[in-house]
This is a predicted structure of a 74-nucleotide RNA (transfer RNA) from Thalassotalea sp. ND16A. Taxonomically the source falls in Thalassotalea (Bacteria, Pseudomonadati, Pseudomonadota, Colwelliaceae). The sequence is in RNAcentral, with records from Rfam. The coordinates come from a structure-prediction model, not an experiment, and the mean pLDDT is 84.
RNA sequence: CGGGGUGUAGCGCAGCCUGGUAGCGCGUGCGUCUGGGGGACGUGAGGUCACAAGUUCGAAUCUUGUCAUCCCGA
Numbered sequence: 001c002g003g004g005g006u007g008u009a010g011c012g013c014a015g016c017c018u019g020g021u022a023g024c025g026c027g028u029g030c031g032u033c034u035g036g037g038g039g040a041c042g043u044g045a046g047g048u049c050a051c052a053a054g055u056u057c058g059a060a061u062c063u064u065g066u067c068a069u070c071c072c073g074a
Stems, first nucleotide, its partner, number of pairs: 001073007010026004020057001028044006050066005
């Protein structure tokens, strides 16, 4: 320098191809069960989807650029 992958909640990930309310597991707050611990169950909080622009009635999703990280090539 060229090509490709990845970036979504504290952590690990799905959703993207096919645009239409942003989800799952773990963790976590509260409550109940238990004499307590452990554990189980119920319920809640937490992300405007790496950043920016464009297209669209509508973008995590499509297009372009940028950043971070990983792989391959020179």